[in-house]
RNA sequence: AACUUAUAAAGAGUGGCGGAGGGAACGGCCCUGCGAAGCCCGGCAACCUGCAUUUUGUAAGGUGCCAAAUCCGACGGUUUAACCGAGAGAUAAGUG
Numbered sequence: 001a002a003c004u005u006a007u008a009a010a011g012a013g014u015g016g017c018g019g020a021g022g023g024a025a026c027g028g029c030c031c032u033g034c035g036a037a038g039c040c041c042g043g044c045a046a047c048c049u050g051c052a053u054u055u056u057g058u059a060a061g062g063u064g065c066c067a068a069a070u071c072c073g074a075c076g077g078u079u080u081a082a083c084c085g086a087g088a089g090a091u092a093a094g095u096g
Stems, first nucleotide, its partner, number of pairs: 002095006013041001015040003021031003026073003042066003046063003049059004070088001075085003
């Protein structure tokens, strides 16, 4: 890299460095010199792990995450506000 399974409308700074981009890709629409990405500190607690009174709580060890429902849409159904299903991507665990 690939495959399988599960999850996702909640949560998370008034900080420092940095100096123009970012929100996966496409179309929109947003955020951003009242400071983007990235790094440090800080925080949250999704999965695994630890502890326990093992329904649940707790810790923050391994990843992860910290604008907007995965920001919305597309493909199909229904309906024409939306809803449901799928697809795509993301995260975790396992297999190889």
This is a predicted structure of a 96-nucleotide RNA (SAM riboswitch aptamer (S box leader)). Its mean pLDDT, the model's own confidence on a scale to 100, is 78. The model forms 94% of the base pairs in the Rfam consensus.